Context: one part of a larger RNA
RNA sequence: GUCAGUUAAGGGAAAUCGGCAAAUUAGCCCCGUAACUUCGGGAGAUGGGGUGCCUGCGACAGUGUUUCGUUAAGAAGUGUUGUUGCAGGCCGCAGUGACAAGGGGGGCCGGACUGUUUAACAAAAACAUAGCUGGUUGCCAAUCGGAAACGACUUGUACAACCGGCGACGCCUGCCCAGUGCCGGGAUCUGAAAGCCCUUUUCAAGGGGUCCAAGGACCGGUAAACGGCGGAGGUAACUGUAACCUUCUUAAGCAAGCGCAAUGCCUUGCCAUUUAAAUGAUGGCUUUGCGAACGGCGUAACUAGGUUCCCACUGUCCCUAACUGACACCCU
Numbered sequence: 001g002u003c004a005g006u007u008a009a010g011g012g013a014a015a016u017c018g019g020c021a022a023a024u025u026a027g028c029c030c031c032g033u034a035a036c037u038u039c040g041g042g043a044g045a046u047g048g049g050g051u052g053c054c055u056g057c058g059a060c061a062g063u064g065u066u067u068c069g070u071u072a073a074g075a076a077g078u079g080u081u082g083u084u085g086c087a088g089g090c091c092g093c094a095g096u097g098a099c100a101a102g103g104g105g106g107g108c109c110g111g112a113c114u115g116u117u118u119a120a121c122a123a124a125a126a127c128a129u130a131g132c133u134g135g136u137u138g139c140c141a142a143u144c145g146g147a148a149a150c151g152a153c154u155u156g157u158a159c160a161a162c163c164g165g166c167g168a169c170g171c172c173u174g175c176c177c178a179g180u181g182c183c184g185g186g187a188u189c190u191g192a193a194a195g196c197c198c199u200u201u202u203c204a205a206g207g208g209g210u211c212c213a214a215g216g217a218c219c220g221g222u223a224a225a226c227g228g229c230g231g232a233g234g235u236a237a238c239u240g241u242a243a244c245c246u247u248c249u250u251a252a253g254c255a256a257g258c259g260c261a262a263u264g265c266c267u268u269g270c271c272a273u274u275u276a277a278a279u280g281a282u283g284g285c286u287u288u289g290c291g292a293a294c295g296g297c298g299u300a301a302c303u304a305g306g307u308u309c310c311c312a313c314u315g316u317c318c319c320u321a322a323c324u325g326a327c328a329c330c331c332u
Stems, first nucleotide, its partner, number of pairs: 001327008010318002014316001019313001027051005036041001038168001052090017091095001103311007110303002115127002131166007143152003169298004174229003179226002181222005188217003195210005230248005257290002269285006
């Protein structure tokens, strides 16, 4: 010096991206326990007290025994074992004396939850999930594998099977079918080969016509299908703003809710709270941000998730020091 440990006066996160690491707490008994809540929880919430040994006195339970009771039921005594209570005393700094053994609380974000995952750098907000919803399918089903026979689903039958999307629960899920897709329709048009008819004097190739499937044109439906959801000008008795009006335009012009956000460039937006001081956090504002099952907004419980604050605690630090063990290293 390195590694693994132990201990530190006073201060107590000033260290650091960040309390990372360490420390604190800890078992059992008793008292007591908030917001919120889906009334189950939250909860070991938080917080407070006790805990060893000796003696005495009880209580309860098990099991012996003596006397009374004619027997029995039972009563009174006397042993012993276990649990438990009260009182008095004893010792230490300390009684779950070693070992073992939660630090706690508040705000916000994400995901409802238990679960799953990158075997060997990622455990998560990713995947799954119950639940909600769209579609296909009447059974020799649809879907999938196979060239086929046949097989899986299934010895199942729409309360089923398969293919998507969202993702507990609560309140909800608006407008647009013009484009693309899908479904349906069938008057008319288009529409290949084959067939049929005509044809270059005959045959053939060829040419023309007719008939005509799917599809398309056309018509309609469909957004929890792919997707989309405007601009300009004016107007109220300070100013400002615009409930209101005009106009261009679209298939329809973002209605609810939320919003500087895991989404905001400008941005350290502005205001308030928190701090002595805050590019942080929380609450509010928000006119060009998000936006409603590529779900919107809330939400108790849960979380080795993210972020911020408070209490306790500490060698993280002020500021280092000493000790133990091992190694390196030095002398011989």